The part of an RNA shown here (small-subunit ribosomal RNA, 3' major domain) has 453 nucleotides and comes from Trepomonas agilis. The full RNA is in RNAcentral, with records from SILVA. The source organism's lineage runs through Eukaryota, Metamonada, Hexamitidae, Hexamitinae and Trepomonas. Rfam family: Microsporidia small subunit ribosomal RNA. The literature on the family includes a 2002 paper in BMC Bioinformatics by Cannone et al., "The comparative RNA web (CRW) site: an online database of comparative sequence and structure information for ribosomal, intron, and other RNAs". Rfam links the family to the GO terms structural constituent of ribosome and ribosome. Its Rfam clan is "SSU clan".
[in-house]
Context: one part of a larger RNA
RNA sequence: UGACGGAAAGAUACCACCAGACGUGGAGUCUGCGGCUCAAUUUGACUCAACACGCAAAUCUUACCAGACCCAGAUGCUUUACGGAAUAACAGAUUGAGAGUUCUUUUAUGAUUGGGCAGUUGGUGGUGCAUGGCCGCUCCUAGUUCGUGGUGUAAACUGUCUGCCUUAUUGCGUUAACGAGCGAGACGACCGCCUCAAUAAUUUUGAGGGAGUGCUAGCGUUGAGUUAGACGAACGUGGUCGCACUAGCAGGUCUGUGAUGCCCUUAGACACUCUGGGCCGCACGCGUACUACAAUGAGAGUACCAAACCGUUGCUUAGCCUGAAGGCUUGGCUAUUCGUUUGAAUUAUUCUCGUGGUAGGGAUCAGGGGUUGUAAUUGUCCCCUGUGAACGAGGAAUGUCUAGUACCUGUGCUUCAUUAUAGCACGAAGACUACGUCCCUGUCUUUUGUACA
Numbered sequence: 001u002g003a004c005g006g007a008a009a010g011a012u013a014c015c016a017c018c019a020g021a022c023g024u025g026g027a028g029u030c031u032g033c034g035g036c037u038c039a040a041u042u043u044g045a046c047u048c049a050a051c052a053c054g055c056a057a058a059u060c061u062u063a064c065c066a067g068a069c070c071c072a073g074a075u076g077c078u079u080u081a082c083g084g085a086a087u088a089a090c091a092g093a094u095u096g097a098g099a100g101u102u103c104u105u106u107u108a109u110g111a112u113u114g115g116g117c118a119g120u121u122g123g124u125g126g127u128g129c130a131u132g133g134c135c136g137c138u139c140c141u142a143g144u145u146c147g148u149g150g151u152g153u154a155a156a157c158u159g160u161c162u163g164c165c166u167u168a169u170u171g172c173g174u175u176a177a178c179g180a181g182c183g184a185g186a187c188g189a190c191c192g193c194c195u196c197a198a199u200a201a202u203u204u205u206g207a208g209g210g211a212g213u214g215c216u217a218g219c220g221u222u223g224a225g226u227u228a229g230a231c232g233a234a235c236g237u238g239g240u241c242g243c244a245c246u247a248g249c250a251g252g253u254c255u256g257u258g259a260u261g262c263c264c265u266u267a268g269a270c271a272c273u274c275u276g277g278g279c280c281g282c283a284c285g286c287g288u289a290c291u292a293c294a295a296u297g298a299g300a301g302u303a304c305c306a307a308a309c310c311g312u313u314g315c316u317u318a319g320c321c322u323g324a325a326g327g328c329u330u331g332g333c334u335a336u337u338c339g340u341u342u343g344a345a346u347u348a349u350u351c352u353c354g355u356g357g358u359a360g361g362g363a364u365c366a367g368g369g370g371u372u373g374u375a376a377u378u379g380u381c382c383c384c385u386g387u388g389a390a391c392g393a394g395g396a397a398u399g400u401c402u403a404g405u406a407c408c409u410g411u412g413c414u415u416c417a418u419u420a421u422a423g424c425a426c427g428a429a430g431a432c433u434a435c436g437u438c439c440c441u442g443u444c445u446u447u448u449g450u451a452c453a
Stems, first nucleotide, its partner, number of pairs: 001453001004449001006448008016437002020401005027291003031287004035282002043054002064277005075118005085112001086109004091104003122265002125263003131259001133253003136249003143182006149158003161173001163172002187242005193209006215229005293394001297353007310339002314333003318329004360391001365386006409427006
């Protein structure tokens, strides 16, 4: 110096509690992990900081398994060799195979190459405990460092602080310190109000303004500030995000990369391609979710409202066929022009139902019809008909959250040939309860102690 422990004092956080809201944990299903099984069920990651994470795998992807083909073995040396180095192939057999793969049979081409040695190249092979880069975390926090001066033999200390204050090492002030850098703040983007301009017309785009503890009162060293109020669209960081120090972790990634060291392998390949299978397998355990258990509801009508995105191998209007999914024809759109006034769902309203495993619930299974694709069986997805399981509000435990927030409700995008119970955005409806505390769980500062380096 300060990792660690027992303490003390102060401060702080809905990854803590309090007051509550919604839950999860129980059921069914989806999905991830373990285990088991398997020819293979490829693999990474395992407290916060692994487990709807890399990653929605029919082929491909794909790394795994059963097989099969092929060389895309540079270059150098040597050897064979135009009296032929080698290569290609119909048919039959072989084979999953219209792979001349191999065999039989011979034809064709002709220096493109064959053998050996060295050495490249490739590798989703190993090592993230050899690394870069990126990401995550310590860390929803206020910390970190220097110049000069002072103190100490020195490592170091001071600066960086008793107190008050702040979201904040933010300030006031105290003061052997004075001054400064990074971080915080400032700053940037969007939202909310106003003005002006336009090809826009209650909308969009662009340029400006507006908020500075400025005003009043109380408290306070009459300091920093704090409490209440006024003005105002908006206050005291206006709201939500972005950016984000120093020091680290042997955190994750060699399976993002034609980033990469070393090791391994390199023709019976761990390279590459093809066929089929697997990653989906099911006595079981755990995690994230979706759907529910109904009457604040379910079903059938009617009514009325969004926003943000996206679109040419695409989005699709309209018309026709059909019971639905879907199909056919025609047209618009490279988009403030067409889809689209995105006539969305919760919601409102009328009727039916009447607390029953029920018209709640929709798992499971059967039959049929479509669509995508070369291919749907282990059922891609969708639709119709039937079937109608558990589930009666969930033990111990535990998660998230303070305002247009939680919860509820749909819409779009990403992945995408096809497929969301996922992620990321977007609006609609819209609360209960704090506005505090350090009791639990953590974190920071100061004081103190022991032990280690």